[in-house]
This is a predicted structure of a 350-nucleotide part of an RNA (small-subunit ribosomal RNA, central domain) from an uncultured cyanobacterium. Its mean pLDDT, the model's own confidence on a scale to 100, is 88. The full RNA is in RNAcentral, with records from ENA, Greengenes and SILVA.

Context: one part of a larger RNA
RNA sequence: UUGGGCGUAAAGAGUCCGUAGGUGGGUCACCCAGUCAGCUGUUAAAUAGUGAAGCUUAACUUCAUAGAGGCGGCUGAAACUGGUGGUCUAGAGUGUGGUAGGGGUAGAGGGAAUUUCCAGUGUAGCGGUGAAAUGCGUAGAUAUUGGAAAGAACACCGGUGGCGAAAGCGCUCUACUGGGCCUGCACUGACACUGAGGGACGAAAGCUAGGGGAGCGAAAGGGAUUAGAUACCCCUGUAGUCCUAGCCGUAAACGAUGGAUACUAGGCGUUGCCCGUAUCGACCCGGGCAGUGUCGUAGCCAACGCGUUAAGUAUCCCGCCUGGGGAGUACGCUCGCAAGAGUGAAACUC
Numbered sequence: 001u002u003g004g005g006c007g008u009a010a011a012g013a014g015u016c017c018g019u020a021g022g023u024g025g026g027u028c029a030c031c032c033a034g035u036c037a038g039c040u041g042u043u044a045a046a047u048a049g050u051g052a053a054g055c056u057u058a059a060c061u062u063c064a065u066a067g068a069g070g071c072g073g074c075u076g077a078a079a080c081u082g083g084u085g086g087u088c089u090a091g092a093g094u095g096u097g098g099u100a101g102g103g104g105u106a107g108a109g110g111g112a113a114u115u116u117c118c119a120g121u122g123u124a125g126c127g128g129u130g131a132a133a134u135g136c137g138u139a140g141a142u143a144u145u146g147g148a149a150a151g152a153a154c155a156c157c158g159g160u161g162g163c164g165a166a167a168g169c170g171c172u173c174u175a176c177u178g179g180g181c182c183u184g185c186a187c188u189g190a191c192a193c194u195g196a197g198g199g200a201c202g203a204a205a206g207c208u209a210g211g212g213g214a215g216c217g218a219a220a221g222g223g224a225u226u227a228g229a230u231a232c233c234c235c236u237g238u239a240g241u242c243c244u245a246g247c248c249g250u251a252a253a254c255g256a257u258g259g260a261u262a263c264u265a266g267g268c269g270u271u272g273c274c275c276g277u278a279u280c281g282a283c284c285c286g287g288g289c290a291g292u293g294u295c296g297u298a299g300c301c302a303a304c305g306c307g308u309u310a311a312g313u314a315u316c317c318c319g320c321c322u323g324g325g326g327a328g329u330a331c332g333c334u335c336g337c338a339a340g341a342g343u344g345a346a347a348c349u350c
Stems, first nucleotide, its partner, number of pairs: 003322004007304002012318001014201004021194003025088007033081002035077009049065006091191001092188005097182003103177007110154001114150008125136002162169002206247006215241002220236004258317006266295011299306002323350003332343004
C1' cells in the first nucleotide's frame, strides 16, 4: 500500500526478441460505449445534519425538512477518448545508390618470443632475493651459434578511436553472414512504443566426454621470513587455462543511471558519411546528420554532482524498493550430473 521513490542513502531485471495487456500521428464523415446536461425512480425505518415543539432545563422524546454521492430509466449534446468507414505522410518500414568497422562463423597462412630436444663453441658457475636458501650444473649447465618440434598469445599501428543488444571483439588473407550510418528519389500507409508470462544469448570459475598441454598456475611439496607464518617472497608443481561437443546461468554482468518519444544556451575535441566553398586535385574553411568525449547556462540535486548522450521539462509501458540483523537463510516448488541457481519467509532481536 489511491503515498513517496530507485547514480552514491532500500530500490533499474546482465542483455535482447516477443505473446497477452497497457499506451498510441494528421484529417473527414457517421455511431454514441465512456463523458457531459436536463427530467425522473430508488437508495426502508431508526440514527446523524438543519429548523421547531414537549417534559421546570439538559440529556431524552416528538414533528417537519435539506442535499451530496451511488445504482437504474427517459430525452438530448458530440469537443475529447472509443468504435466503424474513407483519406494523408511528418512516426515506422521497404527498395535504389554509397560508406566505416577488432560485429559473427569457418578455413588457410605468418613472424617475434618462450620451453623442450639434437649438434657446435666454451668453462665453472647459473638461477633467485631485501639478504639468502631450496633448485640447476664437471654425467659439461648458464651464455652463445645452427637445426628441429610443440602449444598459447598476437608487439608496433592503438587512440576518453571503432564495432556489437549485452556478455564481448585486435597478426594477415579468403569464403559465408548479421547490424548500423549517410544520401536523393520512389513505394507501403500508423504497419508504432513498451512488454506480465515465455524464448534466445550470456565473462570468469566450475562440471561431463574426448583430445591437447609451451608458458602461467589454485591444490600440494620444499626453501626463506616470523614469536608463530596453514600467508606475503623464492624453487618446483597437479587440476585448470587451449580445442571439440554438451551443461551451468552467475559477477562491482557498472554509466552502480530500464526502454521509447518530444522539448530546453553554448564552447572545445574526435569518428563515419553528405553538401557547399576552394582547387587541376587531395587538403584547408563553412554547414547538416549519426556516434563518442570534455567544460559549462537555465533547471535539478541532501550534497557530490548531472547538465541536448540529463540525474532538466513532460507523456507512455515495464521492473524494483518500503528500518538494521535474522537472511538471500529455512521450508516448499522448479531447474541442474553435481556445484548450486531461481523463487523466497517467519519466530526472535535492536